A computed fold for a 73-nucleotide RNA from an uncultured Clostridia bacterium, annotated as transfer RNA.
Its Rfam family is "tRNA". It is annotated as a transfer RNA.

């Protein structure tokens, strides 16, 4: 230097022919217990790396860009 994967809640991922951002788990609360671990129920937690373009409308499609990974030269 070229090419290509990946980049979404603290972690670990889902979510693509564009149309209300999820789940497990963690953390808080409750309930449950004699007490605790399990279990049950519920809160809250994201500017979807980062800028721009497309569009009535983008995690989604396009372009730069950053970061980690592999490959190539």
């Nucleotide at each position: 230097g070229c090419u290509g994967u990946u980049g979404u809640a603290g972690c670990u991922c889902a979510g693509u022919a564009g149309g209300c951002a999820g789940a497990g788990u963690a953390a808080c609360g409750c309930c449950u217990u004699g007490g605790u671990a399990a279990g049950g129920c519920g809160u809250a937690g994201g500017u979807c790396g980062g800028c721009g373009g497309u569009u009535c409308g983008a995690a989604u499609c396009c372009g730069c860009u950053c970061a980690a990974c592999a490959g190539c030269u």